A computed fold for an 88-nucleotide RNA, annotated as Glycine riboswitch aptamer.
[in-house]
C1' cells in the first nucleotide's frame, strides 16, 4: 500500500395493533403466526483415526422456534463508508 476489533454513520425482512380474565392499566390464560439478536440440529465433499465395518471434527441467510418476535417506536442477521490498534 493492503487487511482489521472495538465504536460512529447510512441501508436494513417477515409474521394478530388477536382473543379470555379485569372499568382501565399492569398482570395472567388461550390457541396462531415469524426467523434476522443469542442458542439448538443436520456433512455430500473434506481432513483425522481404523485392516474393515465404522467412528470423530467441520457450515450457511438451511433447519428447530428453547429463547426473542407479530402498528410504530426500540431491536435486528447482513451490508456500504469511516475507523484507534494490531498485522504487514
Nucleotide at each position: 500500500a493492503u487487511g482489521u476489533a472495538a465504536c460512529u454513520c447510512u441501508g436494513g425482512a417477515g409474521a394478530a395493533g388477536c382473543u379470555c380474565g379485569c372499568a382501565a392499566a399492569a398482570c395472567g390464560g388461550g390457541g396462531g403466526c415469524c426467523g434476522a439478536a443469542g442458542g439448538g440440529g443436520c456433512a455430500a465433499a473434506g481432513c483425522g483415526g481404523g485392516a474393515a465395518a465404522c467412528c470423530g471434527c467441520c457450515a450457511a441467510u438451511c433447519u428447530c422456534u428453547c429463547a426473542g418476535g407479530c402498528a410504530a417506536a426500540a431491536g435486528g442477521a447482513c451490508a456500504g463508508a469511516g475507523g484507534a490498534u494490531c498485522a504487514g